[in-house]
Context: one part of a larger RNA
RNA sequence: CACCGCCCGUCACACCACGAAAGUGGGCAACACCCGAAGCCGGUGGCCCAACCCUUUGGGAGGGAGCCGUCGAAGGUGGGGUUCGCGAUUGGGGUGAAGUCGUAACAAGGUAGCCGUACCGGAAGGUGCGGCUGGAUCACCUCCUU
Numbered sequence: 001c002a003c004c005g006c007c008c009g010u011c012a013c014a015c016c017a018c019g020a021a022a023g024u025g026g027g028c029a030a031c032a033c034c035c036g037a038a039g040c041c042g043g044u045g046g047c048c049c050a051a052c053c054c055u056u057u058g059g060g061a062g063g064g065a066g067c068c069g070u071c072g073a074a075g076g077u078g079g080g081g082u083u084c085g086c087g088a089u090u091g092g093g094g095u096g097a098a099g100u101c102g103u104a105a106c107a108a109g110g111u112a113g114c115c116g117u118a119c120c121g122g123a124a125g126g127u128g129c130g131g132c133u134g135g136a137u138c139a140c141c142u143c144c145u146u
Base pairs, nucleotide, nucleotide: 003109005106008102009101011099013096014095015094016093018091019090020089023086024085025084026083027082028081031078032077033076034075039071041069042068043067044066047064048063049062052060053059054058112133113132114131115130116129117128118127119126120125
């Protein structure tokens, strides 16, 4: 590249990240209950024992095996918490030279535009109500200058 301009939204296609989603797979830290190793501690100890005592075929003191209990790692069961993935489908968003439909906005953009709100419509959007001028044009009024 200057109206043969600019530009808006739906729809179609491709890719990207995200949200929702029946569910599904893991991680983490706890909790409740079950089970309960080693070991410490407590109890018991009819079986066992060299050192000590009585004085001796034995008894006592002390100790031990064994058994019981508290605590107790791992493990099991259960319902929750939290977090990370996957997930048919679904929702909008972003990006992408030459797709589709219209033409909403920009010049009074051909119904001035915009803001709020309600309703309606393939889509931009339309209509109602209230508001703003960041509205063009024409006319009038006021003020200023010559």